Lysine riboswitch aptamer from a mouse gut metagenome, 157 nucleotides, folded computationally. It matches the Rfam family "Lysine riboswitch aptamer". Rfam's curators write: Riboswitches are metabolite binding domains within certain messenger RNAs that serve as precision sensors for their corresponding targets. Allosteric rearrangement of mRNA structure is mediated by ligand binding, and this results in modulation of gene expression. This family includes riboswitches that sense lysine in a number of genes involved in lysine metabolism, including lysC. Rfam links the family to the GO term lysine biosynthetic process. The prediction has a mean pLDDT of 82.
RNA sequence: UACGAUAGAGGCGCGGCCAACAAAAGUAGACACCGACAGACCGGGGACACCGGGGUGCCGAAAGGGGCGGCCGCCGAAGGACAUGGGGCCGUCCACCCCAUGGACCUGGGCGCCGGGAGAAGAUCUCGGCGACUGUCGCGAAAGCGGAGCGCUGUCU
Numbered sequence: 001u002a003c004g005a006u007a008g009a010g011g012c013g014c015g016g017c018c019a020a021c022a023a024a025a026g027u028a029g030a031c032a033c034c035g036a037c038a039g040a041c042c043g044g045g046g047a048c049a050c051c052g053g054g055g056u057g058c059c060g061a062a063a064g065g066g067g068c069g070g071c072c073g074c075c076g077a078a079g080g081a082c083a084u085g086g087g088g089c090c091g092u093c094c095a096c097c098c099c100a101u102g103g104a105c106c107u108g109g110g111c112g113c114c115g116g117g118a119g120a121a122g123a124u125c126u127c128g129g130c131g132a133c134u135g136u137c138g139c140g141a142a143a144g145c146g147g148a149g150c151g152c153u154g155u156c157u
Base pairs, nucleotide, nucleotide: 004156005155006154007153008152011075013074014073015072016071017070018069021066029059031057032056033055034054041053042052043051044050045094046093047092048091078107079106080105082102083101084100085099086098087097088096108134109133111131112130113129114128115127116126117125118124136147137146138145139144
């Protein structure tokens, strides 16, 4: 020095689980009474088909998602795109959502703003762009510039 092993660092660091809680929502829906031919019109993520549609009173949820907290596993932590398979969404197609698998694809990290998607949502997640900040290595006298985690640092061989 190379390969390998081992141990670490980046901080509003990453992900999972649990309980209560807020919201979802006075919504969906049940019951009672009144009304309503249909068409038109409106609604369902889009198309076809199909289905549905009002008022009053009373009662009245849940799922997914969520922030704080606790516990657990961690530092390609993890996330995303793509492909395949399975499922959800009443039927078909597309779209969307969930799960699994895949690899030599993309992203060092968190934050702010703008825009797109999901979502009930000013929550949260995710994608793209811009911006400064931050960690790391390289170049440089310096100011600064550049690269990427298949990286960087310590130890051993």